This is a predicted structure of a 1491-nucleotide RNA (small-subunit ribosomal RNA) from a Phycisphaerae bacterium. The sequence was found in a public genome assembly. Lineage of the source: Bacteria > Pseudomonadati > Planctomycetota > Phycisphaerae. The prediction has a mean pLDDT of 83.
RNA sequence: CAAUUGAAGAGUUUGAUCCUGGCUCAGAUUGAACGCUGGCGGCAUGGCUAAAACAUGCAAGUCGAACGAGAACCCACUUCGGUGGGGGACAGUGGCGAAAGGGCGAGGAAUACGAUCGAACAUACCCCGAGGUGGGGGAUAGCUGCGGGAAACUGCAAGUAAUACCCCAUGUCCUCUACGGAGAAAAGGUUUACCGCCUUGGGAGUGGCGAUCGUCCUAUCAGGUAGUUGGUGAGGUAAAGGCUCACCAAGCCGAAGACGGGUAGCGGGUGUGAGAGCAUGACCCGCCGCAUCGGGACUGAGACACUGCCCGGACUCCUACGGGAGGCUGCAGUAACGAAUCUUCCGCAAUGGGCGAAAGCCUGACGGAGCAAUGCCGCGUGUGGGAUGAAGCAUCUACGAUGUGUAAACCACUGUCAGGACCUAGGAACAAUGACCAGGUCCAGAGGAAGGGCCGGCUAAUCUCGUGCCAGCAGCCGCGGUAAUACGAGAGGCCCGAGCGUUAAUCGGAAUCACUGGGCUUAAAGGGUGCGCAGGCGGAUUGGCAGGCAUCUCGUGAAAGCCCCCGGCUCAACCGGGGAAUAGCGGGGUGAACCUCCAGUCUUGAGGAAGGUAGGGGUCAGUGGAACCAUGAGUGGAGCGGUGAAAUGCGUAGAUAUUCAUGGGAACGCCUAUGGCGAAGGCAACUGACUGGGCCUUUCCUGACGCUGAGGCACGAAAGCGUGGGGAGCGAACGGGAUUAGAUACCCCGGUAGUCCACGCCGUAAACGAUGUGCACUGGGUCGAGGGAGCUCUCACGCUUUCUCGGCCGAAGGAAAACUGAUAAGUGCACCGCCUGGGGAGUACGGUCGCAAGGCUAAAACUCAAAGGAAUUGACGGGGGCUCACACAAGCGGUGGAGCAUGUUGCUUAAUUCGAGGCAACGCGAAGAACCUUACCUGGGCUUGACAUGCAUGGAUUAACCUUUCGAAAGAUAGGCCACGCCCUUUGGGUGGAACAUGCACAGGUGCUGCAUGGCUGUCGUCAGCUCGUGCUGUGAAGUGUCGGGUUAAGUCCCUUAACGAGCGCAACCCCUAUCGUUAGUUGCUAACGCGUCAUGGCGAGUACUCUAGCGAGACUGCCGGUGUCAAACCGGAGGAAGGUGGGGAUGACGUCAAGUCCUCAUGGCCCUUACGCCCAGGGAUGCAAACGUGCUACAAUGGUAUGGACAAAGCGAUGCGAUACUGCGAAGUGGAGCAAAUCGCAAAAACCAUGCCCCAGUUCGGAUUGCAGGCUGCAACUCGCCUGCAUGAAGUUGGAAUCGCUAGUAAUCGUGGAUCAGCUACGCCACGGUGAAUACGUUCCUGAGCCUUGUACACACCGCCCGUCACGUCAUGGAAGCCGGGAGCGCCCGAAGUCACGCUAUCUCAAGCGUGCCUACGGCGAGAUCGGUGACUGGGACGAAGUCGUAACAAGGUAGCCGUAGGAGAACCUGCGGCUGGAUCACCUCCUUU
Repeated sequence: CAAUUGAAGAGUUUGAUCCUGGCUCAGAUUGAACGCUGGCGGCAUGGCUAAAACAUGCAAGUCGAACGAGAACCCACUUCGGUGGGGGACAGUGGCGAAAGGGCGAGGAAUACGAUCGAACAUACCCCGAGGUGGGGGAUAGCUGCGGGAAACUGCAAGUAAUACCCCAUGUCCUCUACGGAGAAAAGGUUUACCGCCUUGGGAGUGGCGAUCGUCCUAUCAGGUAGUUGGUGAGGUAAAGGCUCACCAAGCCGAAGACGGGUAGCGGGUGUGAGAGCAUGACCCGCCGCAUCGGGACUGAGACACUGCCCGGACUCCUACGGGAGGCUGCAGUAACGAAUCUUCCGCAAUGGGCGAAAGCCUGACGGAGCAAUGCCGCGUGUGGGAUGAAGCAUCUACGAUGUGUAAACCACUGUCAGGACCUAGGAACAAUGACCAGGUCCAGAGGAAGGGCCGGCUAAUCUCGUGCCAGCAGCCGCGGUAAUACGAGAGGCCCGAGCGUUAAUCGGAAUCACUGGGCUUAAAGGGUGCGCAGGCGGAUUGGCAGGCAUCUCGUGAAAGCCCCCGGCUCAACCGGGGAAUAGCGGGGUGAACCUCCAGUCUUGAGGAAGGUAGGGGUCAGUGGAACCAUGAGUGGAGCGGUGAAAUGCGUAGAUAUUCAUGGGAACGCCUAUGGCGAAGGCAACUGACUGGGCCUUUCCUGACGCUGAGGCACGAAAGCGUGGGGAGCGAACGGGAUUAGAUACCCCGGUAGUCCACGCCGUAAACGAUGUGCACUGGGUCGAGGGAGCUCUCACGCUUUCUCGGCCGAAGGAAAACUGAUAAGUGCACCGCCUGGGGAGUACGGUCGCAAGGCUAAAACUCAAAGGAAUUGACGGGGGCUCACACAAGCGGUGGAGCAUGUUGCUUAAUUCGAGGCAACGCGAAGAACCUUACCUGGGCUUGACAUGCAUGGAUUAACCUUUCGAAAGAUAGGCCACGCCCUUUGGGUGGAACAUGCACAGGUGCUGCAUGGCUGUCGUCAGCUCGUGCUGUGAAGUGUCGGGUUAAGUCCCUUAACGAGCGCAACCCCUAUCGUUAGUUGCUAACGCGUCAUGGCGAGUACUCUAGCGAGACUGCCGGUGUCAAACCGGAGGAAGGUGGGGAUGACGUCAAGUCCUCAUGGCCCUUACGCCCAGGGAUGCAAACGUGCUACAAUGGUAUGGACAAAGCGAUGCGAUACUGCGAAGUGGAGCAAAUCGCAAAAACCAUGCCCCAGUUCGGAUUGCAGGCUGCAACUCGCCUGCAUGAAGUUGGAAUCGCUAGUAAUCGUGGAUCAGCUACGCCACGGUGAAUACGUUCCUGAGCCUUGUACACACCGCCCGUCACGUCAUGGAAGCCGGGAGCGCCCGAAGUCACGCUAUCUCAAGCGUGCCUACGGCGAGAUCGGUGACUGGGACGAAGUCGUAACAAGGUAGCCGUAGGAGAACCUGCGGCUGGAUCACCUCCUUU
């Protein structure tokens, strides 16, 4: 100098958000254990379990300077028997110690501990003081002798010493006292200096006793106590005391928790924490308790005594069976238990203890060593250089890179630790003494020394392979079902490091029990309401005391520890010294604002008085009308009643309806209201009696008399219970009828308890404002109810204002938000009640109340990671509003019935290839399967391959080509034959490479995965939506914009507006078509002129017209009128070819469906490779009990048929279209003009028109099927093509339930063309034109869609979620006839040892012995209470990928739900009564806001 320096969060409920709330993690720690690994040292620590049992050794002795005796041995003498002296072992008497030290924590919740005080005590050894130490005596152990006993041990006799014992004397002092007096002590030893002894006073330290405060859980322990509480007296003790006893009194303790039960040694401290706290009490220190279990005393200063004694019990051991012995919770050690905890070590050298004068002896206290990574601390396993960035391994890949990695190799260097050799400062302050430790010098040499966990997020650190909801991981969330950073491995990385992880445990985070520092409207949580004892809190003012409070001071708060400073081990851990700190408790002083207390005063809190006032406040009695029911009588005559529709039921024995009369019970319409009253439950016709409370005014009285309120008491809807009445209506249960798959329900017909009254119980409700009571304060506005005052001359109205009560809207504030907001959920105070994750469960057990039903109080095991609140966005609703769509309606025509075609399912098959599956698969992929296609099947073949690229070899072998054999072909086999370029160039040699052969890489796959993908497509839907930027609102998810009012086909536009803009969509721009203009006229056209023909733009000519195809114009709500907000727009009109998008097409937002497609194509991964590849022949995809979809043709007369006649558009054509002509009944054939096309051809358009016939029939309808004969294509029409002719002539007479299309040039109907294609199964598909309607009142309903709003327990989003029984499995638990055990107490019996008391024997006395009594351990008997275990059977509970039955709840959940209660029912549940809104929807009333 310093000693107060300290506070972090994350994951997980949701589609997302905020909140509540639990679970989990990151930190620190440990007497730890386990797994893997392990070099050294220092300092610590080490049986937490069986206070269960212990073999063996040691752990308390010492003193000859208290005493006698005295072995071995030595010396001397000797009569050799021995004696004397020295010596001192063993044992004994005696003294001190053994009550300490050491161990452990069973018991004990207070005789304990801690803090602080206190008075009635004791104290050996130690210190100080005073006084004394005189004289006697008798024993006894040892020893000796004789005995008993297996032993332990013990008896008798003789004899002996003392600091052992006794007596006398003295007595400072002491004790007792009746104040006269009485009692009472000692020990010597060795030596010369001391040590002892006795009496007594004091001290120090220690111990005994007492008081106050503090000290765990449990009230499912509420009353306990007879020596109990006190007194008097006595006894007892070192000492106070019911400590004990006799008598007297009846007290004492207890909700501030007695008594009982459970658990536990307490403190200093220790761990953690910012702290407050929480947890803990190993090691070290203090105290207590214990010593095999229980009881007891003796000795002693001290014990009721760990290694003393007696008795009893259990256990173990010895025994000669008669008896004995023992106590490791001392140090080591054993075995047992257990996840688990060390050496049967060395030494008294140090420190300390006992004895001793001392030397010394003893000391498992202690000092050390050993073992154990058990912990803390330190050190090391090398340092520097070194890039061929080696090899290996792994990964990526453009095949060359990247990582491991300066890492290694290699070069140079160092020497800690370990190893070896030698030496000695220090621990020793002390001359000697070192168990063990420590220190110094040198030698050798990188040598002997690195692992563990993790790498999905939290949480630092990732790739590949394997596996395929398997194996496995996991602290929480969660990973794994073929591309796993989560499993296993490899590589790499991260964190620690002689350790690293795991498990267990404590604190923290957790403000998650909240004192610091939480909450209760809806998340868990306000008692159903009041009165009120205790308790808590309490108005103004004056004085006082000083208990609280504040401040100062003193004492205490042990040491160690924590903290600070300094110091010692090389550092650190560790240790030493000094300091600081320490809540609190106690003593003293001071202060007087506040609190308490005492005394006094006051009126504002509270209460009273007087005068008014409103009211369904309560109790009792009486009265009334309406309705209903019954009965009687009359009229009347067939139904009534009831429902979605019905039926049961009532009625000709007269109902329903209607009229009158009589009787009965219950409830009180209108007024009536968000209105009034009450503490709450609750209270409603009228009148009377009795009665409680409130409010206003006056400010007269009392003078704080107040607030709250645990227990307690009272009241307390409905249902229910008891007794007795009553009973009209309604109506649990019950009966019947319906509904339904069922219907133990909803609906209907009946109907008993009950509902009503009196008296008595019950005591619960969503008993709710889900909001405890009281007081005070904090902007307003408005409405209603009850009083009062003021203003205007008065009344009335009105205005202003005040008190109380009941509502609404809102400022600030609060709140997670919704909301609340003077009637607070704001700001404060006082008091009470309650909460602490969900389920189990408001349940079990226990207690208590009740007649019962049941109420109140109230757990645990087990299980889950959530359960929950508010709000948001969606989706959904058998919710609402607005709007749209051929959605319905209005119409027209169909399908569903028939035959056929075609697709699909199913079946079949060797194969019937594959895909598509509600709309949005099913005349779909397929715009064309006889072979091919073809992917399928059978059979036969090929293997670098049918196809691509590269490399190597060959240089002529081969292939192609020709021929041969086999063959269904493919193919196999055999033979023949030939090359080409360039260079040197001579026969020839070299070289290249098309092609081929062989070999290697590779090809190939319509194999799998559309749930790995790209691309493309379908669908919602041509629906009007989907978003963004900035701003604003909200904690946030989000909202606003995009809502609202109009309008539109449209989020189209306008207006309003915390929004302003913008984007993708809509519209427009594009194409076709409708009108006109212009340009251009061939192959088109033909008015005028001309030519020609039987006739025709056939020809000349023309470019007018039509037409063709380029460019333009035109339509924009532009104009007028009306409506509308001065708007957008709509309605009507004019003009116009066309009018409000003119008609049609192309165009498809953000997204949804893991929609479709790996078989168009592309493509990741996987799989096959003499086959899942390739080739070939044949077959199949066309197969047929059945079912469905889409079509065609029909069923006929608006028709069929025959003959004649008229008018299109758009296409196509060279391996093609194919005219005229000829042949054939025809399909077609022969033939070939013309035409690459406004030129030629296909090509006939058909419906239609005209005329004839048919005459309503299975037909002159219909054409299936079949037979025969033909034609065409093609290598080939058997399976399996199309067409023609003749013949045949089926079903079918308009189609059940149901269902489809279409709003105008549309439907309907009629024909034409094209793609594919040799041909065609095309009746399909795509396109073209001809003829050409009907209807739309309208949006209630069905379907779908859009917007707004509402509810939600849905978010995989209603194909959602979800409840209960039953069945199966597992787990824990309650009850239960009993059975078993534990601890504690009570009553009785027995009664060891022992103290005390009494008696006897005995004697000189003491002692001893014997007996009796009280108390009492152990033991026995008995009745209960209590705790635990087990238990046939039984109750519910929890959990469990795909069990059964239903559908209760969430939407109006399809009967709104829920609460209490009662009955019923397979189950969820249903029904009755009362209550709640935490109910949707519609309407009305009231209120509020704004104008």